[in-house]
């Protein structure tokens, strides 16, 4: 470096429920755990996916969001191998 224990210190939280904010997708907050070795950031300059709008026969354009989809970029710990 790759890997990735039934290790350790530790961390994160789906869905679902309450608030709130938003046309929506969805976001933030308490609650709560499905999971997870990057479940840490990164969304106009990789791909995907979702929201409204326009067009539309198909493709396309705007819009915003989604890192718990791959991707990228950083990083903590040592059994095996």
């Nucleotide at each position: 470096c790759a890997c990735g224990a039934u290790a350790a210190c530790g961390g994160c939280a789906a869905a679902c429920c309450u608030a709130u904010c938003g046309a929506a997708a969805g976001a933030u907050a308490g609650g709560g755990a499905c999971g997870c070795a990057a479940a840490g950031c990164u969304a106009g300059a990789g791909g995907g996916c979702c929201u409204u709008c326009c067009c539309g026969a198909a493709a396309g354009g705007a819009u915003g969001g989604c890192a718990g989809c791959c991707a990228g970029c950083u990083a903590c710990c040592g059994a095996a191998u």